[in-house]
Context: one part of a larger RNA
RNA sequence: UGAUGGGGGCCCGCACAAGAGGUGGAGCAUGUGGUUUAAUUCGAUGCAAAGUAAAGAACCUUACUAGAGCUUGACAUGCCGCGAAUCCUCUUGACAGAGAGGGGUACCUUCGAGAACAUGGACACAAGUGGUGCAUGGCUGUCGUCAGUUCGUGCCGUAAGGUGUUGGGUUAAGUCCCGCAAUGAGCGUAACCCUCGUGUUUAGUUGCCACAGUUGAGUUUGCAACCCUGAGCAGACUGCCGGUGAUAAGCGGUAGAAAGGUGAGGAUGACAUCAAGACAUCAUGCCACUUAUGCCCUGGCUGAAACACGUGCUACAAUUGACGGGACAAAGGAUCGCGAUCUCGCGAGGGUAAGCUAACUCCAAAACACGUCCUCAGUUCGGAUUGUAGGCUGCACCUCACCUGCAUGAAGCCGGAAUCGCUAGUAAUUGUCGGUCAGCCAUAUGAUGGUGAAUUCAUUCCCGGGCCUUGCACA
Repeated sequence: UGAUGGGGGCCCGCACAAGAGGUGGAGCAUGUGGUUUAAUUCGAUGCAAAGUAAAGAACCUUACUAGAGCUUGACAUGCCGCGAAUCCUCUUGACAGAGAGGGGUACCUUCGAGAACAUGGACACAAGUGGUGCAUGGCUGUCGUCAGUUCGUGCCGUAAGGUGUUGGGUUAAGUCCCGCAAUGAGCGUAACCCUCGUGUUUAGUUGCCACAGUUGAGUUUGCAACCCUGAGCAGACUGCCGGUGAUAAGCGGUAGAAAGGUGAGGAUGACAUCAAGACAUCAUGCCACUUAUGCCCUGGCUGAAACACGUGCUACAAUUGACGGGACAAAGGAUCGCGAUCUCGCGAGGGUAAGCUAACUCCAAAACACGUCCUCAGUUCGGAUUGUAGGCUGCACCUCACCUGCAUGAAGCCGGAAUCGCUAGUAAUUGUCGGUCAGCCAUAUGAUGGUGAAUUCAUUCCCGGGCCUUGCACA
């Protein structure tokens, strides 16, 4: 100087407490371990692995495995030979491929050749999701959006180092003020950026409709007020008031205001730490492989199923369930697409086909309120499992997709020890949409609105962190 203490002081955080909802018990979905297997490809393993890489494994993907094949190779550049190329038919084969036959000539030209494509040959080489993240770049997690981490000059110390950065206040903050052998500065904090919340100016189409007409309908004509959309501007700064404080920084209160003391949310992540993660995104040193650890193909595996763990979904019911008619969003996506309408079907869906390259058309709401039934039961709760009949996508759903109808109707009556996220438009609850995508194992993930709580006495204790100080047989 650090690290560390069941030393001390000060302070903070959904850290405890106060609340409300879960997980742990059940069934299922999904990931992991272990087991099994010809193969169950590989990576990730306390927090910071385990609905993670994977924004989507039937083939492909695919890296694994069995079998069948190739060796200048599926791909690139260079050399030589031959033929333009594409194309059609047959035999064989699980396919990859192998064999045979047919037809057919284009562009350019200095008539030698050339370009594109296909094919054969020799060699340089290609190729690799082979190894090493403890050789690396770039990227990422974590402490932590915690308030820290350093430097120049000066001063102090023999030196390691110290000071500044400590102290008194204050703050979300090394934020600011005062003091001080320090005086300045950098990276962080804050602000600058984006979205939401208010007003105003401008622009009114495909959006809007108060007024005047009009219609089944903002449908159409006017209108530019309102709503909304796009762009610009204003607005919040402890600015004003009085109180408190050291006449400071600030703090608590009133007013005004759409918003008040960081207005809410996001992006933004200092010096370092963990030889943290990833050589399988990519790039890359070195090492090993080259008739194979490369390449092509068919089938299988990654979906196994005694067990253990994680993350979720659905429930166990009456604030519920079933049925009927009725109402209100936001944000997205759409031409190999979204698909209205009509029609067939109980339904998934089929047929037909208008409109839409979109503020114009389409995908397209649920919880909710109203009415009826059920009356505390393993039930009109719950929906697993199984049978059967169908539909859709796709060469193809046996392994192994999704959806629908009918039948079946399991466990489960609120969950031990333990444990998780959450402080307001939050939790809880409720649907909608997107990406990936032929289809989908999505109950995931990312967005989006609707309805909409409870509690916070306090910092004693648990956990993590910051500053000062002290002990120390540690470095």
A computed fold for a 475-nucleotide part of an RNA from Gossypium bickii, annotated as small-subunit ribosomal RNA, 3' major domain.
Rfam family: Bacterial small subunit ribosomal RNA.